[in-house]
RNA sequence: GGGGGUAUAAGCUAAUUGGCAAACUGUGGGUCUCCAAAACCCAUCUUCCAGGUUCGAAUCCUGGUACCCCCG
Numbered sequence: 001g002g003g004g005g006u007a008u009a010a011g012c013u014a015a016u017u018g019g020c021a022a023a024c025u026g027u028g029g030g031u032c033u034c035c036a037a038a039a040c041c042c043a044u045c046u047u048c049c050a051g052g053u054u055c056g057a058a059u060c061c062u063g064g065u066a067c068c069c070c071c072g
Stems, first nucleotide, its partner, number of pairs: 001071007010025002013022001019055001026044006048064005
């Protein structure tokens, strides 16, 4: 330099291939308990960045960034 892949919550992983962004863990509060753990309830925080297409984008298109793999 060329080609390919990945990027979603604090962590991990979904989202029917365009139609309400979610589960689990974590964290905070509560119920329960003599206290704690466990269990249960409530809350918390998200689509890598910038544009474009569309009534509507995590999903399609263009450019960029980070990481991984292959070729030279």
About this RNA: This is a predicted structure of a 72-nucleotide RNA (transfer RNA) from a Candidatus Nealsoniibacteriota bacterium. The prediction has a mean pLDDT of 81. The RNAcentral record of the sequence draws on ENA. Rfam family: tRNA.